[in-house]
Context: one part of a larger RNA
Order: sequence, then C1' cells, then structure tokens
RNA sequence: CUGGGCGUAAAGCGCGCGUAGGUGGUUAGAUCAGUUGGAUGUGAAAGCCCCGAGCUUAAACUUGGGAACUGCAUUCAAUACUGUCUAGCUAGAGUAUAGUAGAGGGAAGUGGAAUUCUGCAUGUAGCGGUGAAAUGCGUAGAGAUGCAGAGGAACAUCAGUGGCGAAGGCGACUUCCUGGACUAAUACUGACACUGAGGUGCGAAAGCGUGGGGAGCAAACAGGAUUAGAUACCCUGGUAGUCCACGCCGUAAAUGAUGACAACUAGCUGUUGGAGCUGUAGUGGCUUUAGUAGCGAAGCUAACGCGUUAAGUUGUCCGCCUGGGGAGUACGGCCGCAAGGUUAAAACUC
Repeated sequence: CUGGGCGUAAAGCGCGCGUAGGUGGUUAGAUCAGUUGGAUGUGAAAGCCCCGAGCUUAAACUUGGGAACUGCAUUCAAUACUGUCUAGCUAGAGUAUAGUAGAGGGAAGUGGAAUUCUGCAUGUAGCGGUGAAAUGCGUAGAGAUGCAGAGGAACAUCAGUGGCGAAGGCGACUUCCUGGACUAAUACUGACACUGAGGUGCGAAAGCGUGGGGAGCAAACAGGAUUAGAUACCCUGGUAGUCCACGCCGUAAAUGAUGACAACUAGCUGUUGGAGCUGUAGUGGCUUUAGUAGCGAAGCUAACGCGUUAAGUUGUCCGCCUGGGGAGUACGGCCGCAAGGUUAAAACUC
C1' cells in the first nucleotide's frame, strides 16, 4: 500500500457557512462518450504453456508447429445502465399565507432582595473565627438594632432528565432591532439537492493590549494556626483578575468521549410545543407531528452496553487511526504584542 477500523482499546476536525471536487429523484426523446459484443491490424525474437522431432533411454540442450501475450488502434453493431443534450413531472429542496412555543442573538432603559462602605441615632464590651485557637476588629464606641445615602456585581422563588441555539452557550422586568424552529391547509418554483479538500466566520475559562470600573469573591503575596517540617489543606487580610467598551488569543474531559445527510427495521411509558377527531361532567380518550427522557423485540457489540434520537440494515461525501516511550516534542513554515497556537518528524529504546 492493501485490508480492517474510529462510544470506552489508536482513531470524528469544538461548531457553522461554503469554493473546487465527489455523489445525486422521476418520465420521454435524442446522442453513443463511458459500457457490451463482433471483425481487421498490431501486440519482435527468445522465454513460460501445449503437441512433436534430434542427440546415448532420460534430464539438460537444439529444433518445428501451436497457443498465449488478458493490451492498443481502426471499424461495424447493441442501447439496459451511467454521462451529455432537449422537453416535461412533483414524492427531494425551497417560497408564499395563517398561527404557535421559546433563558436564541444585539442595544437601550428600569426594578427589588442581599453583601460592603459612609452618615446619623439607640446602646455597651465585646465581636469575629476554629477541631481548638490565634492573627484581625473594638472604649478614638466595635459587633447588635433603626433610618438615610453611595456603589458594583449577580438575578432567590417560578425551575422541570423543562425550553432555545450549529457549537461555545443562554435565566429579573420593559421596549426596540433581529436569526432560526414547529404546526395546518392550499397555491407556487421545478432537482434549485447532499457532502465538502483548501477558504472563511463563530468559538467557555484563563491570558494579553488601551481606557474605564471595582461591592463581593479571590491566584500571587503577608500574617495566624496545624505539623517533625507545611512554600499546603483551616483562619484573618489582600493585589492582579472577575465587570464594561474596543482589539487580540483560538484552546478545553470544546463529551453523547458517538461527523453530516438520506432511506429502511417490534413495541411500551413519561414529558415539551403544535394540529385533528371524539366526548365528558373525569381539565379525559383516540389519531398524527416535531423535540426530549426511561425501558426494551430483532439485530449489533470483546464486553459494558446501543437499540426508530442506533453503536441495527444500507447508500453518498468528508475527517481521522495503524505498537508503547521518545512526542503532540525538535527543526522549518504560517499565525500571535506576548503567552503560545497550528502543521509535524527522526535518532535511540522496549
């Protein structure tokens, strides 16, 4: 390489959009490029294979003939399939109409509870913290209680294997702008589709740059304890950071450790959003559809388990794996302000 694989053994890009490419519904006609068949030419000789001959039987060797050379070219035909062209179709895909649910996204504004701080008042000796303490705070009046104010961050209950989003993720309320999904019935377009190397966009937290902000929390740091020691766990403090704006970074156990799309293959139960039918005094029953969970037929699996939301049975396209360590490292390239990211070996060793 081939083959075989990718939930947990090595292996699904973190997730979209999309270029090239690959693949592609259905009917009729045309064409004959692929495809199939025939013919002709060619496919050197030798060798291999088959049938003979020669030499001393044989082998080796020499020699005659055949076959083969699975190929290529030309030509004649076939027309099912694929391709191409033409004309259609509506079951894929999409558009329109009427509705529905939603923490989907962005911006502006508003609200209450709580923590902290400040002021005033009441009031007096403790408070705080722990396994126990101490550091710390407090007679310059703390803690507690009441009123008022400031400021920042987060939104209790509702809340739910509930919802929405491609993923990351999204949770107070109001308004504005805006994306997607689902349902019902008709009308319309007429294959417009699927996947997607490169490319491009989004992408938690931490981190970086500039400027703000800073209540609480809290790396670093300081002190108190613990301990043989304690650069920790516990306690008292506390700076970056956490928050906002703009710009970078581009990684995570970015997980369903499960790529996308389509078709087919028993059911039962719960729940969310619709639609239809039925009907009640039961706010039920039945059907259907899009999600989301639990259990399970067949089947699959090394087992665990998966099981119409497949890891079953198939098709199309992409990505990835090929013993452990060395190593996701070195070197080089690209990207980045940096941190570093990405691409990615070998020697050696078992």